Predicted 3D model of a 73-nucleotide RNA (transfer RNA) from an Erysipelotrichaceae bacterium. Its Rfam family is "tRNA". By type it is a transfer RNA. About the family: Transfer RNA (tRNA) molecules are approximately 80 nucleotides in length. The organism belongs to Erysipelotrichaceae, within Bacteria. The sequence was found in a public genome assembly.

[in-house]
RNA sequence: GCCGUCUUAGCUCAGUCGGUAGAGCGCUUCAAUGGUAAUGAAGAGGUCAGCAGUUCGAUUCUGCUAUUCGGCA
Numbered sequence: 001g002c003c004g005u006c007u008u009a010g011c012u013c014a015g016u017c018g019g020u021a022g023a024g025c026g027c028u029u030c031a032a033u034g035g036u037a038a039u040g041a042a043g044a045g046g047u048c049a050g051c052a053g054u055u056c057g058a059u060u061c062u063g064c065u066a067u068u069c070g071g072c073a
Stems, first nucleotide, its partner, number of pairs: 001072004007066001010025004019056001027043005049065005
């Protein structure tokens, strides 16, 4: 330099052949206990890496940039 791949909640990861985005762990509150832990219930937390394009509508499709990992030279 060329080709492919990854990027979604604090962390690890799902997801949607285009139509309001989820789980586990963690965090907060409450219940329960003499107390702690375990447990149960509720809740907060996301510009879906960035910029553009297509579309009535984009996390999803297209282009570019950045980033992760890998291949070729």